[in-house]
The RNA shown here (c-di-GMP-I riboswitch aptamer) has 79 nucleotides and comes from uncultured Sulfurovum sp.
It matches the Rfam family "c-di-GMP-I riboswitch aptamer". Gene Ontology term of the family: cyclic-di-GMP binding.
The coordinates come from a structure-prediction model, not an experiment, and the mean pLDDT is 83.
Taxonomically the source falls in Sulfurovum (Bacteria, Pseudomonadati, Campylobacterales, Sulfurovaceae).
It was read from a public genome assembly, where an Rfam model found it.
RNA sequence: AGUUGAAAAAGCCAAACUUGUUGUGAAGCAAGGACGGAAAGCUAUGGGUCUUUGAAAAAAAGAUUGCCAGGUUGCCAGC
Numbered sequence: 001a002g003u004u005g006a007a008a009a010a011g012c013c014a015a016a017c018u019u020g021u022u023g024u025g026a027a028g029c030a031a032g033g034a035c036g037g038a039a040a041g042c043u044a045u046g047g048g049u050c051u052u053u054g055a056a057a058a059a060a061a062g063a064u065u066g067c068c069a070g071g072u073u074g075c076c077a078g079c
Stems, first nucleotide, its partner, number of pairs: 002079004012037002017032006035066001041072003045069003048064006
């Protein structure tokens, strides 16, 4: 450096739900809480899904990285 893995050790994150708050909304943030996770770290780049506008389609603007991929950074152990 690459690759495989979470058995051990040190750790890390935090689903649903509740409360408060922001937003037209999807949803976000904070606290509590743990379903789970080898990147459940970052990135909205591609697709999917969702929201708003639109009669509808198309299209536009947003959301979702814990939906699937890509890019990128990283702990431990084996090879």